This is a predicted structure of a 316-nucleotide part of an RNA (large-subunit ribosomal RNA, domain IV) from a soil metagenome.
[in-house]
Context: one part of a larger RNA
RNA sequence: AGGCUGUAAGGGAACUCGGCAAAUUAGCCCUGUAUCUUUGGUAUAAAGGGUGCCUGCUCUGCAGAGAGCAGGUUUCAAUUGCAAGGGGAGUCCGACUGUUUAGCAAAAACACAGGUCCCCGCCAGUCCGCAAGGAUGAAAAUGGGGGCUGACUUCUGCUCACUGCCAGUACGUGAAAAUCCUUUACAAGGGAUUUAAGCGCUGGUGAAGAGCGGGCCUAACUCUGAGGCUCUCACGGUAGCGUAAUACCUUGCCGGUUGAAUGCCGGCUUGCACCAAUGAAGUAACGAGAUUCCCACUGUCCCUACAGUCAACCCG
Numbered sequence: 001a002g003g004c005u006g007u008a009a010g011g012g013a014a015c016u017c018g019g020c021a022a023a024u025u026a027g028c029c030c031u032g033u034a035u036c037u038u039u040g041g042u043a044u045a046a047a048g049g050g051u052g053c054c055u056g057c058u059c060u061g062c063a064g065a066g067a068g069c070a071g072g073u074u075u076c077a078a079u080u081g082c083a084a085g086g087g088g089a090g091u092c093c094g095a096c097u098g099u100u101u102a103g104c105a106a107a108a109a110c111a112c113a114g115g116u117c118c119c120c121g122c123c124a125g126u127c128c129g130c131a132a133g134g135a136u137g138a139a140a141a142u143g144g145g146g147g148c149u150g151a152c153u154u155c156u157g158c159u160c161a162c163u164g165c166c167a168g169u170a171c172g173u174g175a176a177a178a179u180c181c182u183u184u185a186c187a188a189g190g191g192a193u194u195u196a197a198g199c200g201c202u203g204g205u206g207a208a209g210a211g212c213g214g215g216c217c218u219a220a221c222u223c224u225g226a227g228g229c230u231c232u233c234a235c236g237g238u239a240g241c242g243u244a245a246u247a248c249c250u251u252g253c254c255g256g257u258u259g260a261a262u263g264c265c266g267g268c269u270u271g272c273a274c275c276a277a278u279g280a281a282g283u284a285a286c287g288a289g290a291u292u293c294c295c296a297c298u299g300u301c302c303c304u305a306c307a308g309u310c311a312a313c314c315c316g
Stems, first nucleotide, its partner, number of pairs: 002310007010302002014300001019297001027051005036041001038151001052073009074078001086295007093287002098110002114149007125136004152282004157212003162209002164205005171200003178193005213231005240274001241271001252268006
């Protein structure tokens, strides 16, 4: 030099990607408590006051003990040690408690209650096994299995052309086998008829896989385009939301916040490339989740200093 612990006048986040770390707060009693809300909560919201010891008295209790009134008394300080919430506001995501990458990720990922679709009438369906056999299950559709979504509230639009699945089918196609014919001495061979599933064909089905346009013109300032024409398609993105965990241009534009803001919040919205159970939009409560601001607080910083201790160092 350094590690650990502690303390710092004045300022108080100027530090930094970011208040990371530290500090503040803290128990109990009393008062008091906004907004929002699914009326349960939010809530220990927030914000205040009190707190030791001694004496006397009152009340409660079987008792240990507890509650209170009056007076006195000490300290800088009375939950004096240990222990023991910092608080508030906005937005995003996920409803919640829970689960997870044993050993770099705890989350917005998984699960979840709830929703919905599909299979299955039981010698079923699904799964394991070549099989025998076994599980679901000594169960039986308010049951079992599988897929997607994920509390709740408001909702969940259009398209069956493609792919899948389901159903139907006069007809076409359709293997072996069978029958008939045929070449031929026999066999092999050739042809015809009949024919299952499947396919073709006909329909259905989107909380199945999926998909949800372009051009031109147009209103008595301008702008815009309710409207019209046209090409094309299976249908041309509805409600809602929107510069978004999604927006390239982009630090979009306007407002608020700051002295100053590529941040955040609100609004607009021509959405490169949101969009409705690969759910859409909201949402109280909850979160070691992400992000912005405010109060308090502080050695994070201005700007370092000092102390204790370990170590270093010196002596033996």
Overview
Its Rfam family is "Bacterial large subunit ribosomal RNA".